Predicted 3D model of an 83-nucleotide RNA (c-di-GMP-I-GGC riboswitch aptamer) from an uncultured Burkholderiales bacterium. The prediction has a mean pLDDT of 90.
[in-house]
RNA sequence: GGAUACAAGGGCAAACCCACCGAAAGGUGGAGACGCAAAACCGCGGGCCUAACGCGCGAGCAAUGGCAGCCGGGUUGCAUCUC
Repeated sequence: GGAUACAAGGGCAAACCCACCGAAAGGUGGAGACGCAAAACCGCGGGCCUAACGCGCGAGCAAUGGCAGCCGGGUUGCAUCUC
């Protein structure tokens, strides 16, 4: 540097439920496990979600708000095998 088969120690925690924050998307904590070899961290690129404020006669538009467990990228990292 590469691989994730074998083995060991483990790790994280989807949905649902409860409490709180939020206009919402969603977030935090508890409980709970669908899964994950980076499901550790970073909104850099794409994408997706919401639409408060603002705009529009109206249908609607729209991020400065979100999603890292959507894809890509960047950084860091355990074990084993291999070069």